Background:
A computed fold for a 472-nucleotide part of an RNA from an uncultured bacterium, annotated as small-subunit ribosomal RNA, 3' major domain.

[in-house]
Context: one part of a larger RNA
RNA sequence: UGACGGGGACCCGCACCAACCGGUGGACCUUGUGGGUUAAUUUGGAGCAAAGCGAAAAACCCUUCCAAAUUUUGACAUCAUUGGACAACUCGCGAGGAAGAGAUAUUCCCUUCGGGGAACAAAGUGCCAGGUGGUGCAGGGUGGUCGUCAGCUCGGUUCGUGAGAUGUUGGGUAAAGUCCCGCACCGAGCGCAACCCUUAAGUUUAGUAGCCAUCAUUCAGUCGGGCACUCUAAGGAGACUGCCGGUGACAAACCGGAGGAAGGCGGGGAUGACGUCAAAUCAUCAUGCCCCUUACGACCUGGGCUACACACGUGCUACAAUGGACGGUACAAAGGGCAGCGACACCGCGAGGUCAAGCUAAUCUCAUAAAGCCGUUCUCAGUUCGGAUUGUAGUCUGCAACUCGACUCCAUGAAGUUGGAAUCGCUAGUAAUCGCAGAUCAGCAUGCUGCGGUGAAUACGUUCCCGGGCCU
Numbered sequence: 001u002g003a004c005g006g007g008g009a010c011c012c013g014c015a016c017c018a019a020c021c022g023g024u025g026g027a028c029c030u031u032g033u034g035g036g037u038u039a040a041u042u043u044g045g046a047g048c049a050a051a052g053c054g055a056a057a058a059a060c061c062c063u064u065c066c067a068a069a070u071u072u073u074g075a076c077a078u079c080a081u082u083g084g085a086c087a088a089c090u091c092g093c094g095a096g097g098a099a100g101a102g103a104u105a106u107u108c109c110c111u112u113c114g115g116g117g118a119a120c121a122a123a124g125u126g127c128c129a130g131g132u133g134g135u136g137c138a139g140g141g142u143g144g145u146c147g148u149c150a151g152c153u154c155g156g157u158u159c160g161u162g163a164g165a166u167g168u169u170g171g172g173u174a175a176a177g178u179c180c181c182g183c184a185c186c187g188a189g190c191g192c193a194a195c196c197c198u199u200a201a202g203u204u205u206a207g208u209a210g211c212c213a214u215c216a217u218u219c220a221g222u223c224g225g226g227c228a229c230u231c232u233a234a235g236g237a238g239a240c241u242g243c244c245g246g247u248g249a250c251a252a253a254c255c256g257g258a259g260g261a262a263g264g265c266g267g268g269g270a271u272g273a274c275g276u277c278a279a280a281u282c283a284u285c286a287u288g289c290c291c292c293u294u295a296c297g298a299c300c301u302g303g304g305c306u307a308c309a310c311a312c313g314u315g316c317u318a319c320a321a322u323g324g325a326c327g328g329u330a331c332a333a334a335g336g337g338c339a340g341c342g343a344c345a346c347c348g349c350g351a352g353g354u355c356a357a358g359c360u361a362a363u364c365u366c367a368u369a370a371a372g373c374c375g376u377u378c379u380c381a382g383u384u385c386g387g388a389u390u391g392u393a394g395u396c397u398g399c400a401a402c403u404c405g406a407c408u409c410c411a412u413g414a415a416g417u418u419g420g421a422a423u424c425g426c427u428a429g430u431a432a433u434c435g436c437a438g439a440u441c442a443g444c445a446u447g448c449u450g451c452g453g454u455g456a457a458u459a460c461g462u463u464c465c466c467g468g469g470c471c472u
Stems, first nucleotide, its partner, number of pairs: 007472002010469004015462001017461001021425004027317001029315001031313004035308001043054002065303003070298002074128001079126002081123002084120001089102003107118004130292002133290003140285001141281002144277001146275001151190006158165002170181003196269004203235005210227003215224001240263001243257005319419001323378007335366003340359002345354003385416001390411002393408004432454007
């Protein structure tokens, strides 16, 4: 000077209680991990900050792992040499694939017709290629974490022999080293805040694919017409403690009020200082060094990553009447679409199929939102709850659903009656609950990322637990 203390003072955060609501831990299943198993079950990640994580999609491929078969200048790159188009075609070994054999055929441009150039593939030779092999404890880059916490520093001055101190401490205040006042300090930088995006009310401009008040018209904003309204998307204005009262140190600020769509940071997002964890990643990428070079490279078929006594984590569905079933009926937002989205009609109980219009989209389409509301029924049961599991029969994608896909019909109808110790999330359009879309993707979502619908309860307070800040 720091760090630490079951030392002290002050302060903050869903950090605890307060106080509430809903979960996890018990059941079934899903998914990840450990373990053991295996020819292989490729690999990394390990408290918070690993474990629905890398993986925004493991049938083949991916794929790195295993077994078998095969190849050696190589699947990929450059240079030099040789002679040429290459390809398509035929035969053929084998379970299959990469291989192998045969015959035919001989590119384009310029040209002084001698030749030169370009691209492509082949042969052989040598520099070399190649490696998801090792080291994240060699380093880059990137993201995680403390933490969106309020801190971290510098120049000059002054003090101290010096390490260093001062400023940055103190009194107030604030979300904030935010601002004010004081002060041997005076200034400055990186952070804070603001500038950016979005959302909340008007306003101006514009009016098609959007909208429809008036006039006409229709089954229908369907057509004429219109751009008032909704909406869309550009601009501008709006919120600044600006105004009033009180408190305060004549300060900063705080409390209350007016006006206002919005009030004191209006709500979200992006934005992450100096540094910490030899934290993560050599398997995104790139890279030093080491290692392999007829193999640790390359290729292919099949298998594996999906196995299963068990243990742990994230989830889904339930245990029912605030519910289940059946019928009727209403209201979104945000997205995607040409190797695509696919209407209408018809066929099928259904998954789906047939035909096929429209749409490169405010035009057409995915696409009926679901909880909700109105009726009927069930009457507290392992049930008309619950749906696992299993047996038939099917649909779709795809060379191919046996290992190992999703979905449908019929039948089957486990466990489960609210969950021990313990533990998690959440302060408002939040929790809870309800559905919709997208990325990945041939096919496959209880995961992830978004979107809207319905919509609470509670917070006296900071003694205690956890983390953090300042002074001592």
The prediction has a mean pLDDT of 81. RNAcentral holds the full RNA, with entries from ENA.